This is a predicted structure of an 89-nucleotide RNA (c-di-GMP-I riboswitch aptamer) from a Myxococcales bacterium. It matches the Rfam family "c-di-GMP-I riboswitch aptamer". Rfam's curators write: GEMM was predicted in a large-scale screen for bacterial structured RNA regulatory elements. Its mean pLDDT, the model's own confidence on a scale to 100, is 89. The sequence was found by an Rfam model in a public genome assembly. The organism belongs to Myxococcales, within Bacteria.
RNA sequence: UUCAGACAAAGGCAAAGCCGCCGAAAGGUGGCGACGCAAAGUCUCCGGUCUAACGGGCCUUCGAGCCCUACGACAGCGGGACCGCCGGA
Numbered sequence: 001u002u003c004a005g006a007c008a009a010a011g012g013c014a015a016a017g018c019c020g021c022c023g024a025a026a027g028g029u030g031g032c033g034a035c036g037c038a039a040a041g042u043c044u045c046c047g048g049u050c051u052a053a054c055g056g057g058c059c060u061u062c063g064a065g066c067c068c069u070a071c072g073a074c075a076g077c078g079g080g081a082c083c084g085c086c087g088g089a
Stems, first nucleotide, its partner, number of pairs: 002089002005086001012037002017032006035076001041082003045079003048074003055068004
């Protein structure tokens, strides 16, 4: 430097759910909690997915309702980029 993660060790992260806070929502965040993860470390560049506030359209019993839309979000959906622990070959 490359490859794969079979074994071992040191450790790490933390799904669902519940509670507080933030947010229109998706979701985020702190605590509890562990389904899992060898990048479940970082980054929205590409695809995908979620939400639809603002805006636009439709409708209306004027309270509302419905549709479209990302500039919002997911890195624990996949690809890509960058960085990295351990032992092994």